[in-house]
RNA sequence: AGGACGAAACGGCAAACCCGUCGCGAGGCGGGGACGCAAAGCCACGGGACCCACGAGGUCAGCCGGGCCACCGAA
Numbered sequence: 001a002g003g004a005c006g007a008a009a010c011g012g013c014a015a016a017c018c019c020g021u022c023g024c025g026a027g028g029c030g031g032g033g034a035c036g037c038a039a040a041g042c043c044a045c046g047g048g049a050c051c052c053a054c055g056a057g058g059u060c061a062g063c064c065g066g067g068c069c070a071c072c073g074a075a
Stems, first nucleotide, its partner, number of pairs: 005073002012037002017032006035062001041068003045065003048060004
C1' cells in the first nucleotide's frame, strides 16, 4: 500500500406507525419516529415478490445473487 474482515470511535442511514403530498395501484417524495443496518450508498443485470390503465407497461436495491463506488482500522 492492497485484499479480506467487522471490534472500537467519529459519524451515517432509517422499518413499523403518524402527518402532508404525488400516483389507478404496487409505491415515491418531505416531516416526525427508530425496528434494525458495515454498504440499509448507487445500478432492475439474473432470480423473486408485488401492481395495473394488461402494453414493447410499472414498483420493490430494507428479499437473494451480481456489478460499481466509498468512511474508520482492533483481532
This is a predicted structure of a 75-nucleotide RNA (c-di-GMP-I riboswitch aptamer) from Demequina sp. Its mean pLDDT, the model's own confidence on a scale to 100, is 89. Taxonomically the source falls in Demequina (Bacteria, Bacillati, Actinomycetota, Micrococcales). Rfam family: c-di-GMP-I riboswitch aptamer. Rfam's curators write: GEMM was predicted in a large-scale screen for bacterial structured RNA regulatory elements. The model forms 100% of the base pairs in the Rfam consensus.